[in-house]
Context: one part of a larger RNA
RNA sequence: CAUAGGGGGCGGCUACCAUGCAAGUCGAGCGGUACAGAGAGGAGCUUGCUCCUUUGCUGACGAGCGGCGGACGGGUGAGUAAUGCUUGGGGAUCUGCCCGGUCGAGGGGGAUAACCAUUGGAAACGAUGGCUAAUACCGCAUACGCCCUACGGGGGAAAGCAGGGGACCUUCGGGCCUUGCGCGAUUGGAUGAACCCAAGUGAGAUUAGCUUGUUGGUGAGGUAACGGCUCACCAAGGCGACGAUCUCUAACUGGUCUGAGAGGAUGACCAGUCACACUGGGACUGAGACACGGCCCAGACUCCUACGGGAGGCAGCAGUGGGGAAUAUUGCACAAUGGGGGAAACCCUGAUGCAGCCAUGCCGCGUGUGUGAAGAAGGCCUUCGGGUUGUAAAGCACUUUCAGUGGUGAGGAAAGGUGAGAGCUUAAUACGCUCUUACUGUGACGUUAACCACAGAAGAAGCACCGGCUAACUCCGUGCCAGCAGCCGCGGUAAUACGGAGGGUGCAAGCGUUAAUC
Repeated sequence: CAUAGGGGGCGGCUACCAUGCAAGUCGAGCGGUACAGAGAGGAGCUUGCUCCUUUGCUGACGAGCGGCGGACGGGUGAGUAAUGCUUGGGGAUCUGCCCGGUCGAGGGGGAUAACCAUUGGAAACGAUGGCUAAUACCGCAUACGCCCUACGGGGGAAAGCAGGGGACCUUCGGGCCUUGCGCGAUUGGAUGAACCCAAGUGAGAUUAGCUUGUUGGUGAGGUAACGGCUCACCAAGGCGACGAUCUCUAACUGGUCUGAGAGGAUGACCAGUCACACUGGGACUGAGACACGGCCCAGACUCCUACGGGAGGCAGCAGUGGGGAAUAUUGCACAAUGGGGGAAACCCUGAUGCAGCCAUGCCGCGUGUGUGAAGAAGGCCUUCGGGUUGUAAAGCACUUUCAGUGGUGAGGAAAGGUGAGAGCUUAAUACGCUCUUACUGUGACGUUAACCACAGAAGAAGCACCGGCUAACUCCGUGCCAGCAGCCGCGGUAAUACGGAGGGUGCAAGCGUUAAUC
C1' cells in the first nucleotide's frame, strides 16, 4: 500500500493537562453524637402526620484526638561511564510488623483538640476566652542489659481494652479471678536496609597533565556504623600512556535477536538492582524517606480573587490537546490472588482479575467433501488439425467444523456464618482457641468453557512474482517513448525484463514494499 474470517499475548515519545477514580482503616484506644431509629415531654392540625425540646437508649458513625499504614504496590528512564550495575568477598552497623526465650506491667500529675462563646477574612484559613478524654503527653518508683574515676557511683520504661464468671468485697460503676489482644526492657532468629574491597562493565589523545579537604597522620565532633564524613593542627602528599582529567553518548543485568560457533546487535513484555517524580534546594516525622498522589523556600507555568491574598503538579488508571512514521476504553469487579487497617465481620485497593479496540506478531481452524468427459459454453493460444483453462464448472450424492438461532451447563469457591461433638486453657459444663462434622453461603468475567438440537454449501481468498540470481511463458499494445530495476541490466517495430490479457509459480488470512539488526 491493497485486502481481511475466528480465538489467546503485547501496545512507543514529548509536554501543558479539563474531569473522574488510583490510600486508607480501626468505635475491641478516646471524648462524644453531625446521620438514622426508639422512648419521654410540648405545640399544630388534615387524627396520624409535621415541628420543637430532651434521653448515647439503639444502629452505627460525620467531624475531631490517638494508633497503624501513606517508604509497599503502580509509573517512567531525564540524569548517571561509576556515589550505578554484575560477579565474588568483608566487618564497624540498624531493622516496625513476624517467630523463640527471660523479666516486668507499681503509684501519680498537668494539659489539649472536638465542643461552647466572641471574633478576623471574599476565600484558603484563622485568632481569643472557657470546658473535657485517652493505648496522646510528663514526672516518681523499680532495672537485666548501658556509662564512669568501677567492692563505689550516674542515668533510663511501661497502657490499657474486650469476653466470661463461682466464692469474697462494693460507693452497685465495679474491685477480684481468668482468657484473648495489646504495652515496656532485653536476648537470639528471620526478613529488609546501610557501608567497604576486588575484578569486569561505551567512544574520543583533533582531551596530557589533574588535585588543596586534595593524600596521609594526631585529636575532637558527627553517624545506626567504619571513614576527611566534618573541623583544628601537622606533614606534602595522591592520581596518570595498564589513559588520569576533560568532552560526547548511555540506566545496568538475567535475557532477546542473529549466527554452525566465535562473535555482532540489543535491553519492548516478564524478573532483579538503580535513579527520578513540574525545575532547583532543604530538612521534619518515622523502624524505614530526605518521601510520585507529605511539609518549607526559590523559580517557570496554569487557575481563583472582593486585588488584600490564595490554589495546583497524571513519568498512577482511563482520557484531552501537541508532536510524530507510529500504538488502545474517560469500561466491569474486588468473585479469585496479593497488599493496608481491624479481634473479627468487614472496609479500601485503576495492584490484580476480567472485558473493549487493533491481523502488530505467534499458534491452530475454516472458506466444503466425494463423484462427475458431452473433455459443455466462454476466454486465451494455434501450424486451424487442435491445445489449454480443466474434474475445474454445471449435474448427482453427501457433510455441517466455524459463524447464526434455541437450549443444557461445569470449573475457577478456598473462605465466612450458624449448630453439635472432642481436646486445650480455667475455679468453671462460661469465654476463647484448635480439630471433626452438619446446615447455610460468596462469581466481575458470563449470552463463560463444553455439550445437545435446528437450517442450509449455505456467510467466508487474496497478494506478490514469472530475463539470470530464483520456482514459474505465450499473445497483444508500445517503439531508447511510456516505463521497469535489489545487482547484472531491459526498452531505438517480432520485448518470456515496460503496460494489458490468458496461463503458470510462491505464500496464504495474509501478501508485497520500505526502514532496522544479524

Predicted 3D model of a 518-nucleotide part of an RNA (small-subunit ribosomal RNA, 5' domain) from uncultured Oceanimonas sp. The full RNA is in RNAcentral, with records from ENA and SILVA.